[in-house]
Context: one part of a larger RNA
Formats: sequence, structure tokens, C1' cells
RNA sequence: UGACGGGGGCCCGCACAAGCGGUGGAGCAUGUGGUUUAAUUCGAUGAUACGCGAGGAACCUUACCAGGGCUUAAAUGUAGUUUGACCGCUUAGGAAACUAGGUUUUCGCAAGACAAAAUACAAGGUGCUGCAUGGUUGUCGUCAGCUCGUGCCGUGAGGUGUCAGGUUAAGUCCUAUAACGAGCGCAACCCCUGUUGUUAGUUGCCAGCACGUAAUGGUGGGAACUCUAACAAGACUGCCAGUGUAAACUGCGAGGAAGGUGGGGAUGACGUCAAAUCAUCACGGCCCUUACGUCCUGGGCCACACACGUGCUACAAUGGGCGGUACAGAGAGCAGCUACCUAGUGAUAGGAUGCGAAUCUAUAAAACCGUUCUCAGUUCGGAUCGGAGUCUGCAACUCGACUCCGUGAAGCUGGAAUCGCUAGUAAUCGGAUAUCAGCCAUGAUCCGGUGAAUACGUUCCCGGGCCUUGUACA
Repeated sequence: UGACGGGGGCCCGCACAAGCGGUGGAGCAUGUGGUUUAAUUCGAUGAUACGCGAGGAACCUUACCAGGGCUUAAAUGUAGUUUGACCGCUUAGGAAACUAGGUUUUCGCAAGACAAAAUACAAGGUGCUGCAUGGUUGUCGUCAGCUCGUGCCGUGAGGUGUCAGGUUAAGUCCUAUAACGAGCGCAACCCCUGUUGUUAGUUGCCAGCACGUAAUGGUGGGAACUCUAACAAGACUGCCAGUGUAAACUGCGAGGAAGGUGGGGAUGACGUCAAAUCAUCACGGCCCUUACGUCCUGGGCCACACACGUGCUACAAUGGGCGGUACAGAGAGCAGCUACCUAGUGAUAGGAUGCGAAUCUAUAAAACCGUUCUCAGUUCGGAUCGGAGUCUGCAACUCGACUCCGUGAAGCUGGAAUCGCUAGUAAUCGGAUAUCAGCCAUGAUCCGGUGAAUACGUUCCCGGGCCUUGUACA
């Protein structure tokens, strides 16, 4: 100087407390461990692995296994050599890859183009080392810290500044001060959102006027309103009162759409964990080179006495069933999204139309109204299994999703323990997208609808910051 303490002081955080809803019990989905296997490819392992890499494992992917092939599948050309073909089509063998044959032919005098074969250099490796590395990332932590120059103090390691008294979300600011300044962080600058104005008016809008329809901004027209998207205004403790030297704090104070960082996002200091990644990529070293390279068929990554994590669906009446009525936002679309019509109980199929989209396409669902069930393992719950189908795709046996009929398991609110959340949040309800032929999506990321309870407080648990103290630690 640090680190640590079941030392002390001060402070903060869904850390506790106060509340709401979960997990842990059931069934299923998914990931992991284990076991099994010819293979169940590899990585990730307290917090910081486990719906993670994977934002799509039937083949491919694919790295794994079994079997069958090749010695160049792909890139780069250079050098010299050989052939006149190659490609295509076709025959035989084969699971395919491939192997063995057959056939035809262009330009040109030639050089050459092109193709093939072999040789050399060269390639290739998801082989090893993340403890050789770059790059990227997690975490402490969006915590308020981490440092430097000069000066001063100390023999020196170092200290001071950065401490003290206040204050703040903040090393934020003020006062004091052997310190005075500065840098990386904080804040602000950026984006979205909340209010208003100006400009603009199509594909969006429709107040007033006219036309028209069974009905609809459908038509003429309008530029008010909504909206769209560019610019501008607006919030700064600016004003008032109180307290205070000041910074600042308090106020169901004013005004205002918004009040003290308005809300959300992006943004992550010096460093820590020899943290993660050689399997995104790059790269040093080591290793393989008729194989640890490469091509193909089939299998596996989907196994299943079991254990754990994360989820979905439930156990019902604040509910289930049936009928009726209503209201979003955001995003996507041509090998696409599809109105409408017809067939089918349905998944879908056959026609057909609009839209490369503010123009066309998708019923929002909870909700509300009426009715039924009347507390039961039930009209709750839907696992599992049988049958019949639809769709994608060369191909759904291993191993896809969906539909219809039947079947109708466990489960009556979950032990110890444990997680999330402070407001348009939790809870609950549906919608969309990426990946994508299809889909194992109950995942991920967005979007809106409905919409709470509680916070006395900081004694305690956990993590963190500052000061101080002790130390047999570095």
C1' cells in the first nucleotide's frame, strides 16, 4: 500500500421488511448430468453453465458411428510432358458415390482456346493447446469509482490532491483546505415516447356541402380533425414561500401536457476471475497427409431404472360449454401474403382476385350480453393409446406438424426450501416477426388490450461504496 475480520461508523440496492404472483408436488415440452450405445459429435459447469452456442438436427446441416469408394472434392497458378477429345446422351453393375463400356462433334493454316490424365511445388484438417495469442463476450456494475502533471511531505516503499463539514442518483456540487490543475468515467450531446405550433395532404383523414348505395370516404369536393414526417417551441429548481454561508432540501406552492434525471433505450471507466471462445473468424507452435483429408448410402445427435434446471397445461364456478356484440399496436409479404366462390365436419383442396403494399392480405383474445352446467375426479383436466385423414418434401419407419372420431391417465393448490416484481410495473389476454420446404416454438425477440397490492422502516440476511481500526496474510 492492499486484502481480510462472526471490528466500528456512515450510505445504497426488490437486499430484508410490507405486498402480489410463482417454482419445489402432477402430466407434458425443453436443456443438462448420469447410464446405455457401433455412435449417442463438440463446447458451456456456483453467482457469471443447464429453452446456453442452436434466430429451426427426417436427408442435407453433421463435426459422430457402420459399410462402400477416391487420392485430389474445392482454391491458386507456374513449369515442362502426354492425349484429342471433354461435356452431353446412353448401356451394364451398384444402396449411392462410383466403376466398366458405347456414341456424336466445334473454330482454326498455325499459335492458341477448351477439356482430361499424370508429376512437382502446393492444398486440406470442426485434429491438440483459450495456460502461446488477436478479435469478441460474460461478471463485479451503469457500481462511482480509476488515474496523471507540477508542487509539497516522507531516508524510502509511498502519501497529499481523492481527506474534513454539508449535499447528490453520482469523486454531483458547495464550503473549508499544501495543494493547484487535468484526463478516463458520472452528467449532457443521440434515438423512441409524452404537449403544442408551422409546413405538406397521398395510398391516410371526413367537420360542413352535394351525389349515390342494401351497406361502406364509395364519388365530387374539402385541408378543419385524426394521422403521417420534417422543422421549431417547451422544463432550466426558471418563479414563489421556508431553511441554509453556499451547494441544496422541503411545499396536495403557482403556472404547465410534463417538475426536479418526466418515462424507456443505446451508451459499460482503470481493472478482476491464467473467467468463456483455436467449433464464427484470424493466428504461433505441435500433429495427420492412400488419411485425423475427401465423396456417398444408412444410422446416430430424438436412446432411458434415474437426478437437477427452465418452461407450458392444469387441478376449476372470478370457471367450463354454446350463441350473440365490440375495441389494438407493431411487424411481414412475389418460388410470397391471399380477398371472394365452390367441395369437405375439419386439417385442407380446386378455381379466382388484389397487392412488390399508409392502397391488397390476416375474425385480435381476454371483455360485455344471454343461456346451460351446480361442486362431482365432474360438461374440470387433458396425458396416453386405437382408427381414419390433410400438408410439406426425392423421402415423414427410426424421427415432422396439423385435422376428425373414439379412448379419458396423473392431478382437488403442492414439504424443507426458493425466485420475480415498486406502475401502465406485477398479474392476465391475445397478435406479430426472425430462423424456415415443413417443423418437434410451450423457446427467443417485439407489439398492443385489461390492469392491481404494498413500501412503517434499515434491527437482521445478501451484495456493494466511502472513512476508520486490528492483523501471525501478500